[in-house]
RNA sequence: UCCUCGGUAGCUCAGUGGUAGAGCAGUUGACUGUUAAUCAAUUGGUCGGAGGUUCGAAUCCUCCCCGGGGAGCCA
Numbered sequence: 001u002c003c004u005c006g007g008u009a010g011c012u013c014a015g016u017g018g019u020a021g022a023g024c025a026g027u028u029g030a031c032u033g034u035u036a037a038u039c040a041a042u043u044g045g046u047c048g049g050a051g052g053u054u055c056g057a058a059u060c061c062u063c064c065c066c067g068g069g070g071a072g073c074c075a
Base pairs, nucleotide, nucleotide: 001071002070003069004068005067006066007065010024011023012022013021018055026042027041028040029039030038048064049063050062051061052060
C1' cells in the first nucleotide's frame, strides 16, 4: 500500500430498506432465617465519524477513523 472481516446498550451479540432488539450485567420489588439461586418489573442507544441516494437508512453508495486476519513493497 492492497484485499477481507468487523465497530449497534456497561459486556457478548442479533437485526441486509419500513416502530432499534436479545442474553448477561445494573436498579426496584417478590420469595427466603440470611446470602446465593429463582421470579416479576424496569433503567440503559449521536447504531464509529462526515456526506450522499431514498417518501423512509443500523441496513445501499463515497470518503475518513479504530480493531482482527491475509497478501505485498522498501530497507

About this RNA:
The RNA shown here (transfer RNA) has 75 nucleotides and comes from a Planctomycetota bacterium. Rfam family: tRNA. Rfam describes the family as follows. Transfer RNA (tRNA) molecules are approximately 80 nucleotides in length.